Large-subunit ribosomal RNA, domain IV from a Patescibacteria group bacterium, 343 nucleotides, folded computationally. Taxonomically the source falls in Bacteria candidate phyla (Bacteria). Its Rfam family is "Bacterial large subunit ribosomal RNA".
[in-house]
Context: one part of a larger RNA
This record gives sequence, C1' cells and structure tokens, in this order.
RNA sequence: UCUUCGUUAAGGAACUCGGCAAAAAAGUGUUCGUACGUUCGCAAUAAGAACUACCCCGAACCGCAAGGCGAGGGGUCGCAGCGAAAGAUUUCCAAGCGACUGUUUAUCAAAAACACAUGUUCCUGCUAAACUCGUAAGAGGAUGUAUAGGAGCUGAAGCCUGACCAGUGCUGGAAUGUUAAAGGUGACGGUUGUCGUCGUAAGAUGACUGCUGAUUGCUCUAAGCUUCCAGUAAACGUCCGCCGUAACUAUAACGGUGUUAAAGUAGCGUAUCCCCUUGUCAAGUGAGUUUUGACCCGCAUGAAAGGCCUCACGACUUGGAAACUGUCUCAACGAAGAGCUCG
Repeated sequence: UCUUCGUUAAGGAACUCGGCAAAAAAGUGUUCGUACGUUCGCAAUAAGAACUACCCCGAACCGCAAGGCGAGGGGUCGCAGCGAAAGAUUUCCAAGCGACUGUUUAUCAAAAACACAUGUUCCUGCUAAACUCGUAAGAGGAUGUAUAGGAGCUGAAGCCUGACCAGUGCUGGAAUGUUAAAGGUGACGGUUGUCGUCGUAAGAUGACUGCUGAUUGCUCUAAGCUUCCAGUAAACGUCCGCCGUAACUAUAACGGUGUUAAAGUAGCGUAUCCCCUUGUCAAGUGAGUUUUGACCCGCAUGAAAGGCCUCACGACUUGGAAACUGUCUCAACGAAGAGCUCG
C1' cells in the first nucleotide's frame, strides 16, 4: 500500500451523474389505530402508538369433571424482558412509461422492449378450406369445420377514435386496346412418286400426289396488363397559404382572395416530441439548466405505427422529504490476510 472487517468527537448528503456503498429501522408477537385515491377487490402490515420477563389473585365464557381460555388487579428483579442466537427487504409525497402476473440479449442491456387478456380488419364453406413444408408422393392445418382455422395491426378497464379514395394498393364491374401455346387455313422452300411440254441429249419447266421446315401471312383467341367506372383508410398514406378588420394599444370572434382529395376535429402540449431554450409566470430551496402546476404561433403533437385519462402493480426512470449514517467536512485507530523488507 491492497483485500475483507470493526469502532469513531462535532456535523449529518455539505459527497456524488445519482444517498452508489454503508448505516439505521426489528419490521408476519399482542392490543389499538390507519389518509388520499379507487375499477369497491383494494390501497393496507398504509402511516402511527403502546405493551412484551417472572410470581400471586382472578371476573366473564367453554366444559359433567379434570381443566381450558383469560379481561382486570397486585407484587419481584435488572441498565435492558421478541434480554442470547437465528429469523423478517425503512417509510412517505409527486411525476413519466408500461394496465397487471409473466418473457428476453446463456457470457456487458431485465427495460418504457416482447408477450398478454381486449378491440378490429382481411382470407377460408372443407371430395383437394385458406395457409405452410415438399420436385413429387405426401404431411401439418385437423381425426378440427366460421363461437373454427390462418394472417396483419392494436394492447386491461373508462371516455373516445375527426376530415380525405386525388396518388399507391386491394376488391368488384365494363370494353374500344394489347397478348402465349395449341387449333384452322394459305404462301414459300426441300424432297418421294406419277403424268405432261420443250430439247438429239445434258437439262429446263408445269400439274397432281405423299412427307417435311428453329421459314412466313392470316384467322381464332385466356388470364394478365392497359383504359374506363365504382367501392375501400382499425389499407399504405395525407390532413394549406396570403391580405384586411373592434372607440388607447394589442389581438382578431369577422370579411376577402387563391389552392387542394381534404384543408388537423376532440384531446394533449417547452412533452422520452421545442431548434430558439436555463421559453414566461408560479411552487418548492438561503440559492433550483433538474422537478411540479399553469400558459401555448406545436422548428417538427394528435386520434388502433391509436388519442386522452387512470385504481392496482414495477430489482423501470425522474424530483422531493423523514429516519439514518465515515458518502463527505477530514481523517484516525484497531483486527485478520496479502504485498514489501529482514531471516
């Protein structure tokens, strides 16, 4: 010096990002007592207070009795009576997020992430459901059948969930377009056979017939795509400007004008969202970039990528208080072990 412990005057969070760590409280014994809030279940062991050993008497109650249980009264001892040890997670106020119990990054993250009950949308009528795996056979779905199964979003409850279908997507319908192979029918080429015409011959040329071609025209056309018409936002998404106006000033209920598919509704709001920003006012403190309550031109909130609110719950996050303390002012001493030195 380090590790693990113990004690500490006065102060008591002044430490620190932060009461981290430590300390304290003795906490599910008995008797009393218990607020806000609330989904009436809770909150709640809320909080808080007193008592606790031993001896004697002992009402009431139970019991046939023995006895049990014992309110209450009196007494004894000690500094101290759950007398040791073990055992038992300090409490309160306020805010955010997530309703809750649960799950998770085995080995740096336990959370506000995931799940969840709930809500809602889409698909699916079953001889082969939709969907998934597999080239297939086949299997799961399911020995199930729409109160079932699959997929997406949301995330208890309460109050609610506004406008827009122009774009993209999806669903339905229509037709004037475009469009495959196959089929039909020609053209052209190659070739087998037969018969002609010309020619002395070689050969040229024509008709019919069979086969044929990565050749080519037309015809017939499916879904799809295109075009058109509707529907659909708890589908993907999107939800504006400018100018003027009231008898102080300021502001603008109001008016005008332009654009749009529609012009952000109810709520909430300096927010886990606010750049300016330590916004402004108030509360708390001696002093408060944090916190709380309000305000609102919100750079760039907003309604199932849900909005707002909320009892209970949380090894979550933030602010405050009590108690408590070597966290600190400011360090000291001691114990065991290690290091170091000597042997």